[in-house]
RNA sequence: AGAGUUUGAUCCUGGCUCAGAACGAACGCUGGCGGCGUGCCUAACACAUGCAAGUCGAGCGCGAAAGUCCCUUCGGGGGCAAGUAGAGCGGCGCACGGGUGAGUAACACGUGGGUAAUCUACCCUCGGGUGGGUGAUAACGUUUCGAAAGACGGGCUAAUACCAGAUAAGACCACGAGAGCCUCGGCUCUUGGGGUAAAAGAUGGCCUCUGUUUACAAGCUAUCACUUUGGGAUGAGCCUGCGGGCCAUUAGCUUGUUGGUGGGGUAAAGGCCCACCAAGGCUGCGAUGGCUAGCUGGUCUGAGAGGAUGAUCAGCCACACUGGGACUGAGACACGGCCCAGACUCCUACGGGAGGCAGCAGUGGGGAAUAUUGCGCAAUGGGGGAAACCCUGACGCAGCGACGCCGCGUGGGUGACGAAGGCCUUCGGGUCGUAAAGCACUGUCAGAAGGGACGAAAUCUCGUCGGCCGAAUACGUCGGCGACCUGACGUUACCUCUGAAGGAAGCACCGGCUAACUCUGUGCCAGCAGCCGCGGUAAUACAGAGGGUGCAAACGUUGUUCGGAAUCAUUGGGCGUAAAGCGCGCGUAGGCGGCAUGUUAGGUCGGGUGUGAAAGCCCGGGGCUCAACCCCGGAAGUGCAUUGGAUACUGGAAGGCUAGAGUACCGGAGAGGAGGGCGGAAUUCCAGGUGUAGCGGUGAAAUGCGUAGAUAUCAGGAGGAACACCGGUGGCGAAGGCGGCCCUCUGGUCCGAUACUGACGCUGAUGUGCGAAAGCGUGGGGAGCAAACAGGAUUAGAUACCCUGGUAGUCCACGCCGUAAACGAUGAGUACUAGGUGUUGGAGGUAUUGACCCCUUCAGUGCCGCAGCUAACGCAUUAAGUACUCCGCCUGGGAACUACGGCCGCAAGGCUGAAACUCAAAGGAAUUGACGGGGGCCCGCACAAGCGGUGGAGCAUGUUGUUUAAUUCGAGGCAACGCGAAGAACCUUACCCGGGCUAGACAACAUCGGACAACCCUGGAAACGGGGUUUUCCCGCAAGGGACCGGUGGUUCAGGUGCUGCAUGGCUGUCGUCAGCUCGUGUCGUGAGAUGUUGGGUUAAGUCCCGCAACGAGCGCAACCCCUGUCUCUAGUUGCUACCAUUUAGUUGAGCACUCUAGAGAGACUGCCCUGGGCAACCAGGAGGAAGGCGGGGAUGACGUCAAGUCCUCAUGGCCCUUAUGUCCAGGGCUACACACGUGCUACAAUGGACGGUACAGAGCGUUGCGAAACCGUGAGGUGGAGCUAAUCGCACAAAGCCGUUCUCAGUUCGGAUUGGAGUCUGUAACUCGACUCCAUGAAGUUGGAAUCGCUAGUAAUCGGAGAUCAGCAUGCUCCGGUGAAUACGUUCCCGGGCCUUGUACACUCCGCCCGUC
Repeated sequence: AGAGUUUGAUCCUGGCUCAGAACGAACGCUGGCGGCGUGCCUAACACAUGCAAGUCGAGCGCGAAAGUCCCUUCGGGGGCAAGUAGAGCGGCGCACGGGUGAGUAACACGUGGGUAAUCUACCCUCGGGUGGGUGAUAACGUUUCGAAAGACGGGCUAAUACCAGAUAAGACCACGAGAGCCUCGGCUCUUGGGGUAAAAGAUGGCCUCUGUUUACAAGCUAUCACUUUGGGAUGAGCCUGCGGGCCAUUAGCUUGUUGGUGGGGUAAAGGCCCACCAAGGCUGCGAUGGCUAGCUGGUCUGAGAGGAUGAUCAGCCACACUGGGACUGAGACACGGCCCAGACUCCUACGGGAGGCAGCAGUGGGGAAUAUUGCGCAAUGGGGGAAACCCUGACGCAGCGACGCCGCGUGGGUGACGAAGGCCUUCGGGUCGUAAAGCACUGUCAGAAGGGACGAAAUCUCGUCGGCCGAAUACGUCGGCGACCUGACGUUACCUCUGAAGGAAGCACCGGCUAACUCUGUGCCAGCAGCCGCGGUAAUACAGAGGGUGCAAACGUUGUUCGGAAUCAUUGGGCGUAAAGCGCGCGUAGGCGGCAUGUUAGGUCGGGUGUGAAAGCCCGGGGCUCAACCCCGGAAGUGCAUUGGAUACUGGAAGGCUAGAGUACCGGAGAGGAGGGCGGAAUUCCAGGUGUAGCGGUGAAAUGCGUAGAUAUCAGGAGGAACACCGGUGGCGAAGGCGGCCCUCUGGUCCGAUACUGACGCUGAUGUGCGAAAGCGUGGGGAGCAAACAGGAUUAGAUACCCUGGUAGUCCACGCCGUAAACGAUGAGUACUAGGUGUUGGAGGUAUUGACCCCUUCAGUGCCGCAGCUAACGCAUUAAGUACUCCGCCUGGGAACUACGGCCGCAAGGCUGAAACUCAAAGGAAUUGACGGGGGCCCGCACAAGCGGUGGAGCAUGUUGUUUAAUUCGAGGCAACGCGAAGAACCUUACCCGGGCUAGACAACAUCGGACAACCCUGGAAACGGGGUUUUCCCGCAAGGGACCGGUGGUUCAGGUGCUGCAUGGCUGUCGUCAGCUCGUGUCGUGAGAUGUUGGGUUAAGUCCCGCAACGAGCGCAACCCCUGUCUCUAGUUGCUACCAUUUAGUUGAGCACUCUAGAGAGACUGCCCUGGGCAACCAGGAGGAAGGCGGGGAUGACGUCAAGUCCUCAUGGCCCUUAUGUCCAGGGCUACACACGUGCUACAAUGGACGGUACAGAGCGUUGCGAAACCGUGAGGUGGAGCUAAUCGCACAAAGCCGUUCUCAGUUCGGAUUGGAGUCUGUAACUCGACUCCAUGAAGUUGGAAUCGCUAGUAAUCGGAGAUCAGCAUGCUCCGGUGAAUACGUUCCCGGGCCUUGUACACUCCGCCCGUC
């Protein structure tokens, strides 16, 4: 010091959350020792029991008993105990100490003052005094009453108890005189006479004086006590300035109230109380009321300022069962006193009594939760006492609790075979891990034993020395020295010895924040979670394990506080769009305020003094072994008071000034306001004329109006409302707002020039006024328009949008309402800070002199733009810049422009204005995409223009569905469906049923044997067996080796078309052969990003040109490759044949010109001309050319998208099966069949069918093959075997076409399904389930609904041929050639796509998001 979280990403705003520290804590788990602290925060709830305040015989009177001894008449008496115990009178104390925080918002507390308005026992000090008397009373004894507590009466007695006289000052009171001081009220001092008020003795010692006289009394003396005055010290009372909670949804409160006079009362001022008089007093600087709370030093936190808090310790206050009251006393309205009342508890003989733990322990209760009914007065302190001493739950100690802080330990060294074991693994290893074991050591704590402190110094007493007192060598007192005695803690601390690694480690966490990772299990389940979020089969987030990280006798969790949070902002925030400027004026209080002079010294500044308790914090030093803890000293305590200074600033008071502000004067502009009058256009209505069938309205209509005469048109009249053009980011006004013309009244403002006033100013809480529209009240008015309402349409509906009507209202007068996106979403004022350009009003200058124009200046109103500011957008002299002054307002979203309360209103409603609960966001600006029934430009058989189809029929084929033992599996919009499959009768085959095998059908290893193999017999459906015969591979000299086959063996294994294509590689589809997709550097931007790639042209193209903060580059495009179209060269067989011969025939000789073949080349490049274009790119036309602007076709598929497809091509992680999910075999199935869909074939006929004749291809394929001729068969085909390893032979007759004949519009001589019969071929085998042939049969179908597909030229259409697969099986697929069209105006629309731009609340991206109702 920050971090996480809003987004696809970004910046900002903003909330939530985390990391830190702390605690009188609690809970979970764990737990070795010690020191020092600390421990009812809740029920100020109720309390059993014990203890917590007594003491003094040196104030006084009385006065036992037990026990023991003696005597005894046995009843008792006496001595000691003992003047003891005990109570009583009296004195002092009990008002301290201890507890608690209920009450209290107050002079209660803190701090500083005042008391000239006061008191203060005991203590200290100065001075004076202490004489002589009287009368009672408790105890005691006695009577009576009562259960008790206790009470009444009468009797005796003492005092340091009580009382009345004496004396008395400088005490007190009143009256005088004088002086000083002073806060002007008084105070102090000196002085005069008058009045009032005291006392108590006790103990010790002594005989100097007096008297009795061994000694004692008076007396003396000492100490203590007593009385009085002054002073001190200490403590207290009262008064007062200032300071410290919340609520204004508490705004008014007050009658002893405020003051006065007189009195009472008190220690003391005072309405503290009383009588009378006056009518005051407090309050927005918050009275009164309500809620909460003891206050402080301090404590916690924080860099600080602050915030929170007020346990322990310390100061003050308040309280003592609740409420009230006084008494005593120096002091109380009194915790362990009294009285009264109340509640509660207890006792009771029911009449009446007793009690007060918020003292220490302890109990119940409450609660998440807080201790022993301990020891001791040894220390410290307190009360009493002369003292010893007594009392002391204050206190000192101990006990319990990891509650906190601090310290220590649980071992240290060595030790690699890196043991065993666990976990992980790519199987090689890695890790726990020097960790363990082992070896040699050490000894803290705990355990046992022994020793053993400090805290203790005194008082007292004794001894001794000295001082004081005194007549005194006495007594007493003070001091020094010495001696004696005193310890709860305590089995103490500490030390020594013994013993032994022996007894002593856990808790949380490991997705990010946040240090720490793997395996297994689980499968949106179980669970986790502080926030974000994990979990739906490969979870580092759940649970366990291994490992790791952090802390450690603890560790986590929960709660609370501060911090982080600058998230209430004084330090230190904001308000155009994120939350936030009141709708606008006027103005009160308040705040702030121009220039200069002297004065004052309140603020301000610095100096002195006093105070700011101690403890604590901080610094230095010291003591416990260290530390915590404790002791000593210092500093600090930012404050308050007082005193003497300073005077710049600010304030006060004084007198000035004119720059702010204002007044007067000359002019000016204006929809500024109010009232009155006038005007024309238009709508509507009324009456009349002309006139006839429609009008009106809409996207299209209808409702409506109209033959009773509308609409239209003409002239006339009525009435209301609004004022076209001018008119303008023009004007005026504070805002709302203001628009025909004229008049009257009236506000503000601007310019100019002088004179005057002399700071008169700015802002403005409360207040008050104005305030669009709608709405409300009363009364008018009402043409048009028009909520509501009615009707017609639209629609799924249409309580809407559209249409026809139409009432409030809109208008006027008066009165309310008081709101708005009342917006510039921007409060008012002043000053300063580059410019440019419009426009409105005024003034001046130059020039003309008439205006305009030009320049300067003031006031307004716009646009652009620099610096600066801003999160950005943007603002920018009209600031959102730089500053100052004042006001208003904000503090996450929702709930909520709400509720309650108050105020206002006739009402509607307005103003003020929460909380519970809930969410982890809600937002602002900008970016990239995507999207839009947004825009612009452009393309594509996308539409349009055409041709032919599909959808209807039959059949083929694929799919869904269904069925089935199985109908194996996959593919699913385009981009699944004649798809994987270039060919399921067996095989294939993965499916089903059945029969078998288990190291396995296949691979590797070891070992044994053998060539392999072929044939025969036999069981079986076969697989698989049983038996028999025959045979003996290659290399090598041999041993032996190798290939192959078979048997056996064991476990590392084989095998799986089993699952996951959402774990993957590879391959493929698709957008799309669309023109795009990116990068480097630079530049711009806080950033995401932008620029480049946009723009102007052009192209099939991000193709090219030009421009440009970009310059370049890459992947794509194009080209390079192949086929084809022309030509040349080379070559000339199996090809070709013009010429010469020859043949039935290029058949043969001959030839290689042509065709062709297949190699190499040429050719096309906008090269040439010309129009256009920017002298560009390029486009259009033309020439030439076989071909012309990419000549045609193919191959070629950018970054990426679809979790697209494929685990059944292959490869592969993980999971699963292992006498089976593997493998072998036979049979069946994949060929099923009510339906539905896709893709095709054949047709429905005459552009045709049938028959006959006849012509012309290309590209392929062929030795397990193609198979000629010839013959046989109606035919499929058979026989046959020539030729051919192919430019040679064969498949192989191409077909449509052409020529001719026939059919004549019909379910036909169309169509061929289906079925019957008979065959052919392939194959081990055509039943399920092949193709073909012949004869017979002759179904649907007469051009196909909605809808939909292909195609732009050698294309569509049509015709046939070949090939792959293949034993056989094609209407499918791929290729080949023959014949060979039509149409494209064009880009509005449908679909898809590209570029630019715009809006967005979308980003899983419109199949999005999201609102309301039920």
This is a predicted structure of a 1414-nucleotide RNA (small-subunit ribosomal RNA) from an uncultured prokaryote. Its Rfam family is "Bacterial small subunit ribosomal RNA". The sequence is in RNAcentral, with records from ENA. Its mean pLDDT, the model's own confidence on a scale to 100, is 85.